[in-house]
The RNA shown here (transfer RNA) has 73 nucleotides and comes from Boothiomyces macroporosus.

RNA sequence: GGUUCCGUGGCCAAAUGGUUACGGCGUUGGACUUCUAAUCCAAAGAUUGCGGGUUCGAUCCCCGCCGGAAUCU
Numbered sequence: 001g002g003u004u005c006c007g008u009g010g011c012c013a014a015a016u017g018g019u020u021a022c023g024g025c026g027u028u029g030g031a032c033u034u035c036u037a038a039u040c041c042a043a044a045g046a047u048u049g050c051g052g053g054u055u056c057g058a059u060c061c062c063c064g065c066c067g068g069a070a071u072c073u
Stems, first nucleotide, its partner, number of pairs: 001072007010025003018056001027043005049065005
C1' cells in the first nucleotide's frame, strides 16, 4: 500500500429503512437482613466514531475521513 470486517450508555451487546434505540453486568435509591452478601423493586445513564449524501423517514443504504482487527504483498 491492497482487500475484508468492526466502531452503539462506564463495560459487553441487539437492531436487517418506520412509535420513545432491546437487553446483561456495573452505578444510585429502596425492600429484605442484626450487619454484609445474595435476592427482589425502581431510577439515572446514548443525539449509534466524525462529516456529507440518498430517502417522507437512516444504527441500518452510499461517499469521504478517523480509530481498531484480520489477511495479502
The sequence is in RNAcentral, with records from ENA. Rfam family: tRNA. It is annotated as a transfer RNA.